Source information: A computed fold for a 73-nucleotide RNA from a bacterium, annotated as transfer RNA. It matches the Rfam family "tRNA". By type it is a transfer RNA.
RNA sequence: CGGAGUGCAGCGCAGUUGGUAGCGCGCGCGCUUUGGGAGCGUGAGGUCGCAGGUUCGAGUCCUGUCACUCCGA
Numbered sequence: 001c002g003g004a005g006u007g008c009a010g011c012g013c014a015g016u017u018g019g020u021a022g023c024g025c026g027c028g029c030g031c032u033u034u035g036g037g038a039g040c041g042u043g044a045g046g047u048c049g050c051a052g053g054u055u056c057g058a059g060u061c062c063u064g065u066c067a068c069u070c071c072g073a
């Protein structure tokens, strides 16, 4: 320098054909227990790496860019 892949909640990940962003763990509260742990219920937490474009509507499509990983030179 060229090509490919990945980027989504504190952590690990899903999200099909573009149509209100979810799951598990963790965290807060409640119930249960003498207490802890476990179990059950409930809640908070995201401008989907960044910036643009297309569209009535973008995590998803397009362009640029950043970080990491892999391959090639």
Base pairs, nucleotide, nucleotide: 001072002071003070004069005068006067007066010025011024012023013022019056027043028042029041030040031039049065050064051063052062053061

Description:
Its mean pLDDT, the model's own confidence on a scale to 100, is 80. It was read from a public genome assembly.